Transfer RNA from a Thermoplasmatota archaeon, 73 nucleotides, folded computationally. NCBI's taxonomy places the organism under Archaea, Methanobacteriati, Thermoplasmatota. RNAcentral records the identical sequence in 2 taxa. Its mean pLDDT, the model's own confidence on a scale to 100, is 83. Its Rfam family is "tRNA". The family's RNA type in Rfam is transfer RNA.
RNA sequence: GGGCCCGUGGUCUAGUGGUUAUGAUACCUGUCUCACACACAGGUGGUCGCUGGUUCGAAUCCGGCCGGGCCCA
Repeated sequence: GGGCCCGUGGUCUAGUGGUUAUGAUACCUGUCUCACACACAGGUGGUCGCUGGUUCGAAUCCGGCCGGGCCCA
């Protein structure tokens, strides 16, 4: 330098055009316990990497850029 794939709460992850962006974990509160842990119930937390475009409507489709991984040279 070229090709392919990926980027979504603190972490991992589902969602491939439309109705509230999903679940787990972590964190906070409550119940339980002498207390802690476990368990159970509830809650907070997301400008969907950035920027333009297409569309009535974009996390989703397209372009550029940034970052990561694999392969080729």